Background
A computed fold for a 510-nucleotide part of an RNA from an uncultured bacterium, annotated as small-subunit ribosomal RNA, 5' domain. Its Rfam family is "Bacterial small subunit ribosomal RNA". Gene Ontology terms of the family: ribosome and structural constituent of ribosome.

Context: one part of a larger RNA
RNA sequence: GAUGAACGCUGGCGGCGUGCCUAACACAUGCAAGUCGAACGGGGUUGCGGGGGAGCUUGCUCCCGCGCAGCUUAGUGGCGGACGGGUGAGUAACACGUGGGUAACCUGCCUUAUACACCGGGAUAACAAUGAGAAAUCAUUGCUAAUACGGGAUAAGCACACAAUGCCGCAUGACAUAGUGUGAAAAGAUUUAUCGGUAUAAGAGGGGCCCGCGGCUGAUUAGCUAGUUGGUAAGGUAAUGGCUUACCAAGGCGACGAUCAGUAGCCGGACUGAGAGGUUGAACGGCCACAUUGGGACUGAGACACGGCCCAAACUCCUACGGGAGGCAGCAGUGGGGAAUAUUGCACAAUGGGCGAAAGCCUGAUGCAGCAACGCCGCGUGAAGGAAGACGGUUUUCGGAUUGUAAACUUCUAUCGACAGGGAAGAAAGAAAUGACGGUACCUGAGUAAGAAGCCCCGGCUAACUACGUGCCAGCAGCCGCGGUAAUACGUAGGGGGCAAGCGUUAUCC
Numbered sequence: 001g002a003u004g005a006a007c008g009c010u011g012g013c014g015g016c017g018u019g020c021c022u023a024a025c026a027c028a029u030g031c032a033a034g035u036c037g038a039a040c041g042g043g044g045u046u047g048c049g050g051g052g053g054a055g056c057u058u059g060c061u062c063c064c065g066c067g068c069a070g071c072u073u074a075g076u077g078g079c080g081g082a083c084g085g086g087u088g089a090g091u092a093a094c095a096c097g098u099g100g101g102u103a104a105c106c107u108g109c110c111u112u113a114u115a116c117a118c119c120g121g122g123a124u125a126a127c128a129a130u131g132a133g134a135a136a137u138c139a140u141u142g143c144u145a146a147u148a149c150g151g152g153a154u155a156a157g158c159a160c161a162c163a164a165u166g167c168c169g170c171a172u173g174a175c176a177u178a179g180u181g182u183g184a185a186a187a188g189a190u191u192u193a194u195c196g197g198u199a200u201a202a203g204a205g206g207g208g209c210c211c212g213c214g215g216c217u218g219a220u221u222a223g224c225u226a227g228u229u230g231g232u233a234a235g236g237u238a239a240u241g242g243c244u245u246a247c248c249a250a251g252g253c254g255a256c257g258a259u260c261a262g263u264a265g266c267c268g269g270a271c272u273g274a275g276a277g278g279u280u281g282a283a284c285g286g287c288c289a290c291a292u293u294g295g296g297a298c299u300g301a302g303a304c305a306c307g308g309c310c311c312a313a314a315c316u317c318c319u320a321c322g323g324g325a326g327g328c329a330g331c332a333g334u335g336g337g338g339a340a341u342a343u344u345g346c347a348c349a350a351u352g353g354g355c356g357a358a359a360g361c362c363u364g365a366u367g368c369a370g371c372a373a374c375g376c377c378g379c380g381u382g383a384a385g386g387a388a389g390a391c392g393g394u395u396u397u398c399g400g401a402u403u404g405u406a407a408a409c410u411u412c413u414a415u416c417g418a419c420a421g422g423g424a425a426g427a428a429a430g431a432a433a434u435g436a437c438g439g440u441a442c443c444u445g446a447g448u449a450a451g452a453a454g455c456c457c458c459g460g461c462u463a464a465c466u467a468c469g470u471g472c473c474a475g476c477a478g479c480c481g482c483g484g485u486a487a488u489a490c491g492u493a494g495g496g497g498g499c500a501a502g503c504g505u506u507a508u509c510c
Stems, first nucleotide, its partner, number of pairs: 001509003005506005012379006018372002020337001025335003029332003034079003039076002042073008051064005086290003096214007105207003110203007118152002121149001127142006158183005164177003168173001188195002216262003223253003228250008265287004269280004292313005315326004343369001345368003351365001352363004382412004392403004416451001419445004426437001454499005459480003465494005475482002
């Protein structure tokens, strides 16, 4: 000098930040991922118009059924739940950083371009009935729709196989051209504006894989390794590869530190320092890993998936004992641990995200507010005059000295706070409407010195001294050291020094 700090004493205001470093301990409760009725068939409800029936007061009431329109919605279907948010347990590794490679690859939504969308089919949820179960839920039978799911056609272009030519590359090989054969597509909605669907190519953005180099400690760890190292063949993958399998060979790594053990998320950065360097990785940004512990796949453009599924384990809860339910390292909050770390707040107004044609809905992302001197910065607690150098206190050589222009007193001012009046920007979109924050910031007014100072130190280092008490006691102390009867070093008082809404102490780093 610095800190995500803590502790002691003290504490007026504002702005901007920051706030479980410990138990990746366990979690009550609420919320954190939905959306689309312009994909689909139903259900409910409201209105309108026909139809049928009954009562009959003959134009009213009731019931049944149909059509249209509006609103709404459990289910099928689509897109999104792989983003956003959290944590740092694991990891010494191509995890990260940096520079390359991919002629070994993928890519939903978006943009651009080209070519298409023909014909038919069988189901199923919802629903109804029956049944089982305490529940979670499930079974059987029957009915139905689609942008759900099959089948056939078509193929500019695409894929595969065969053989050819040209050309390029460090190699495997790449690219282009024409030929033959085989194969694979599609979906409609609507307010008629559009929005979608399929194929191919390109782009953008995103990812996968590979490689060079770089960054901890220990040799009181010296040998390690059998899918191990390489080859052939096959499988698998979007893709290379012992990634996996069979066979063959016996290799591969290591004092330039293998293996083992310990520790640790990495970086941009941060702190310190003249620099070199040392330490560190909170907040913000990038990457990685994880989601009670361990394992696994499914779906999908993308996951081996925090608020999805299955299995095992521990724990908690419900149970009619047969069986079920759960996962805060999301935001709040609770218990526990700890020296120690906040509200079960408001709003989608802005920015951004998901869905939707849109209106809009959702969004504990985010924007704000609350709490905490935790940090940084700024402001205030008054200003000028005022000597009888008052009273009081302390001290004294009793003359005085000091507190001290300090106070009183006089004249001013009103920052902050309190009160009153006004009152935003942030709001963009054709106009209109739309603000959580918030009657906040800010402006104006009236008016009172009123409501606002402490903490540490005073032997030397080190700025700042006297008195009394104590008497190697009580105590102090960072080091040297102080205290045994005149202690500037202990305790108190007066005075002084330093910093100041803080001041000291402790811890850690330079």